[in-house]
Context: one part of a larger RNA
RNA sequence: UGACGGGGGCCCGCACAAGCAGUGGAGUAUGUGGUUUAAUUCGAAGCAACGCGAAGAACCUUACCAGGGCUUGACAUCCUCAGAAUCUCUUGGAAACAAGGGAGUGCCUUCGGGAACUGAGAGACAGGUGGUGCAUGGUUGUCGUCAGCUCGUGUCGUGAGAUGUUGGGUUAAGUCCCGCAACGAGCGCAACCCUUACCGCUAGUAGCUACCAUUAAGUUGAGGACUCUAGUGGGACUGCCGGUGACAAAUCGGAGGAAGGUGGGGACGACGUCAAAUCAUCAUGCCCCUUAUGUCCUGGGCUACACACGUACUACAAUGGCAGUAAACAACGGGAAGCGAAGCCGCGAGGUGGAGCAAAUCCCCAAAAGCUGUCCCAGUUCGGAUUGCAGGCUGAAACCCGCCUGCAUGAAGUCGGAAUUGCUAGUAAUCGCGGAUCAGCAUGCCGCGGUGAAUACGUUCCCGGGCC
Numbered sequence: 001u002g003a004c005g006g007g008g009g010c011c012c013g014c015a016c017a018a019g020c021a022g023u024g025g026a027g028u029a030u031g032u033g034g035u036u037u038a039a040u041u042c043g044a045a046g047c048a049a050c051g052c053g054a055a056g057a058a059c060c061u062u063a064c065c066a067g068g069g070c071u072u073g074a075c076a077u078c079c080u081c082a083g084a085a086u087c088u089c090u091u092g093g094a095a096a097c098a099a100g101g102g103a104g105u106g107c108c109u110u111c112g113g114g115a116a117c118u119g120a121g122a123g124a125c126a127g128g129u130g131g132u133g134c135a136u137g138g139u140u141g142u143c144g145u146c147a148g149c150u151c152g153u154g155u156c157g158u159g160a161g162a163u164g165u166u167g168g169g170u171u172a173a174g175u176c177c178c179g180c181a182a183c184g185a186g187c188g189c190a191a192c193c194c195u196u197a198c199c200g201c202u203a204g205u206a207g208c209u210a211c212c213a214u215u216a217a218g219u220u221g222a223g224g225a226c227u228c229u230a231g232u233g234g235g236a237c238u239g240c241c242g243g244u245g246a247c248a249a250a251u252c253g254g255a256g257g258a259a260g261g262u263g264g265g266g267a268c269g270a271c272g273u274c275a276a277a278u279c280a281u282c283a284u285g286c287c288c289c290u291u292a293u294g295u296c297c298u299g300g301g302c303u304a305c306a307c308a309c310g311u312a313c314u315a316c317a318a319u320g321g322c323a324g325u326a327a328a329c330a331a332c333g334g335g336a337a338g339c340g341a342a343g344c345c346g347c348g349a350g351g352u353g354g355a356g357c358a359a360a361u362c363c364c365c366a367a368a369a370g371c372u373g374u375c376c377c378a379g380u381u382c383g384g385a386u387u388g389c390a391g392g393c394u395g396a397a398a399c400c401c402g403c404c405u406g407c408a409u410g411a412a413g414u415c416g417g418a419a420u421u422g423c424u425a426g427u428a429a430u431c432g433c434g435g436a437u438c439a440g441c442a443u444g445c446c447g448c449g450g451u452g453a454a455u456a457c458g459u460u461c462c463c464g465g466g467c468c
Stems, first nucleotide, its partner, number of pairs: 008468006015459002019423005026314008034305002042053002064300007073125001077124002079121005086103007107114002127289002130287003136283002138278003141274001143272001148187006154163003167178003193266004198234007208223002212221002237260001240254005316416001320375006333364003338357002343352003382413001387408007429451007
């Protein structure tokens, strides 16, 4: 100077408390450990690994295993020789590949040859998801959106250092005010950016419809008022009033206002910490392999299963299940090797059909929680696991190992021990919808809107953090 203390003081945070919904018990999904295996590829490991890398393992992916092949190589540059390239057939084979046959003779040219591609050969070399994240770059997590971390000059101290940055107030904030041997400054805070909430102006098509016609229908004429769209402005600044305060900063209350004291949300992460994570995104030093630790192919594995843990989904029911019913009411998005309407067939998954649409035009698109009836508290008309049969879709191909439908089957489960998580408002809870990945495959992830609470006395205690 720091760090630490079951030392003290002050102050924050869903940290506790007050509440609401869960997890821990069941079944399933998924990740991990362990075990097994020829292989079950590798990484991630308290918080900050475990629905994580993986925004999608049937082949491919794929790095693993078994077997079959290749050795200048699947890929790059250079040299020599041959052949245009390319297309196609036969035989063997699981394929890779091997052996053989046919078609084809192009482009530029100074006629020497050249360009592209293929095959053969020689070596320089290629190649490595092999090792080391404790050799590294880059990127990322975390403390933490916590309010801190520093510098120049001056002053003090022999010096390490101190001062400033402490103190009195105040703030979400080292935010601001006052004081002060300090005076200034930088990185952070805040603001500038995006979005949302209100209003004006501009613009009206593919959007809208008050008035006038018209129609089954904003359907058409018409209109720019309204909604909306998307561009540009305004608006909020403790600006105004009152109280408190030190005549300050500020704070409490009020007015006006769509919005009030950072309005809500996002992007944005200081100096640093953890030899934190990543050599398997990529790059890269060194080491290692070089007829193999490279590379091609077929099949298998990553999907195993006495068990243990994490994260989710579905339930245990009546605030419910089932059936019926009506045209109830969204938003974000996506669409050309695509989205696919109406109609018709099928109980259904789906099939057929092909209108329209590069989309404020057409399509995905049905929103769901709603209402009426029934069930009468039961392992049930709860719950849906598991299994059998019959089908559908994608795809060369669903045995290992996909998703969906119908019929049948109907398991555990009656609210969960110790313990433990999230959340302070359009939040929790609950309800559905969309998208990325993607041939197919979503209970995961990222978004969207609908309905819409309870509670906060307070800071003694637990956890984390800041200052003295």

RNAcentral holds the full RNA, with entries from ENA. A computed fold for a 468-nucleotide part of an RNA from an uncultured bacterium, annotated as small-subunit ribosomal RNA, 3' major domain. The coordinates come from a structure-prediction model, not an experiment, and the mean pLDDT is 85.